Transfer RNA from Candidatus Flexifilum breve, 72 nucleotides, folded computationally. The organism belongs to Candidatus Flexifilum, within Bacteria. Its Rfam family is "tRNA". Rfam classes the family as a transfer RNA. Rfam describes the family as follows. Transfer RNA (tRNA) molecules are approximately 80 nucleotides in length. Its mean pLDDT, the model's own confidence on a scale to 100, is 84.

[in-house]
RNA sequence: GGGUACGUAUUUCAGCGGUAGAAAAACCGUCUCAUAAACGGUAAGUCAUAGGUUCGAAUCCUAUCGUACCCA
Numbered sequence: 001g002g003g004u005a006c007g008u009a010u011u012u013c014a015g016c017g018g019u020a021g022a023a024a025a026a027c028c029g030u031c032u033c034a035u036a037a038a039c040g041g042u043a044a045g046u047c048a049u050a051g052g053u054u055c056g057a058a059u060c061c062u063a064u065c066g067u068a069c070c071c072a
Base pairs, nucleotide, nucleotide: 001071002070003069004068005067006066007065010024011023012022013021018055026042027041028040029039030038048064049063050062051061052060
């Protein structure tokens, strides 16, 4: 220099045009003499950035940035 894949909550990931979700972690509560476990609840997102398409974009297109891998 060229190519491919990925980027979503603190973490691991799902969601592939129509209200952004799960589990773990955090916090609060129930239970217990107490702790753990179990159970219930709460909060946490500019969906990497910018532009385009669309009535509507995390999702489709383009560019850029970052990470990993392959080729040279």